[in-house]
RNA sequence: GAUGAUCUUCGGGGGUGAGUGCAAUUCUCCACCGACGGUGUUUGGGGUAGCCCAUAAGUCCGUGAGCCGUAAGGCAUGAUCCGGUGUGAUUCCGGAACCGACAGUAUAGUCUGGAUGAGAGAAGUAUUAUA
Numbered sequence: 001g002a003u004g005a006u007c008u009u010c011g012g013g014g015g016u017g018a019g020u021g022c023a024a025u026u027c028u029c030c031a032c033c034g035a036c037g038g039u040g041u042u043u044g045g046g047g048u049a050g051c052c053c054a055u056a057a058g059u060c061c062g063u064g065a066g067c068c069g070u071a072a073g074g075c076a077u078g079a080u081c082c083g084g085u086g087u088g089a090u091u092c093c094g095g096a097a098c099c100g101a102c103a104g105u106a107u108a109g110u111c112u113g114g115a116u117g118a119g120a121g122a123a124g125u126a127u128u129a130u131a
Base pairs, nucleotide, nucleotide: 002130003129004128005127006126007124008123009122010121015030017029018028019027031110032109033100034099035063036062037061038060043054044053045052046051058098059097066075067074068073080096081095082094083093084092102113103112104111
């Protein structure tokens, strides 16, 4: 240094807008937000080199939040195209779109609640085991 186990810490953002209405942060208009891992793409850095490190998609692949179950486990689970560049991009650049659990309430991605919860996972002069 690597891998496994354990422990500890960390681990989600967004309307005091306008209109209608008895009533809406739920409708209409406008505004705003984008969890985690991967990725022959992006940018930066390192190395003589193979290559390594950091960064890198809401809508590509997969995961999490919900429900049932003592547990193992099971069920449910949204959305993108066009043009450009390039060996290579649904990830870059330009343009135009679209999506968003459950419960409550005038129909909710943004309010309130389950939640001082759980969690994909991340980190560690931590502990331990292995070759």
Predicted 3D model of a 131-nucleotide RNA (FMN riboswitch aptamer (RFN element)) from Coprococcus eutactus. The sequence is in RNAcentral, with records from Ribocentre. Model confidence (mean pLDDT): 76 of 100. Its Rfam family is "FMN riboswitch aptamer (RFN element)". Rfam describes the family as follows. The RFN element is a highly conserved domain that is found frequently in the 5'-untranslated regions of prokaryotic mRNAs that encode for flavin mononucleotide (FMN) biosynthesis and transport proteins. This element is a metabolite-dependent riboswitch that directly binds FMN in the absence of proteins. Gene Ontology term of the family: FMN binding.